[in-house]
Molecule: transfer RNA
Organism: Lentisphaeria bacterium
Order: sequence, then structure tokens, then C1' cells
RNA sequence: GGGGCUGUAGCUCAGUUGGCUAGAGCGGCUGGUUCGCAAUCAGCAGGUCAGGGGUUCAAGUCCCCUCAGCUCCA
Repeated sequence: GGGGCUGUAGCUCAGUUGGCUAGAGCGGCUGGUUCGCAAUCAGCAGGUCAGGGGUUCAAGUCCCCUCAGCUCCA
């Protein structure tokens, strides 16, 4: 220098033929049960979907550029 893969909540990830309002588990907070803890149950908070631009009525999803990580080739 060139090719491929990955980037979504604090962490691990799902969401892939564009279409409600972006989700799960763990973690966090509040409350119930307990004398208290653990455990369990209920509820709540938490997201510029790596960044920017484009296409579209509509983009996490399609296209282009950039950044970061992993990997292959030279």
C1' cells in the first nucleotide's frame, strides 16, 4: 500500500430481504418479601446505532468517505 471482517445501553450481544415507539441477558437504582444479608419478585433509569455525507416518504439496515480494532496478501 491492497483485500476481508467488526464497531448498537456500563459489559456481552440480537436486530441482515429498509417500515410501528431500537431490544435481551448481566450490571445500576427504587420498592416488596427477610431481624439483616443473600436469593427472588415488581418497577425505573441508561443509546449522537463509531463519525460525516448521500439515496429514500422512511435508514441500525442501502451507497460513499473518514476513524478504531482484528485478520490476510505484498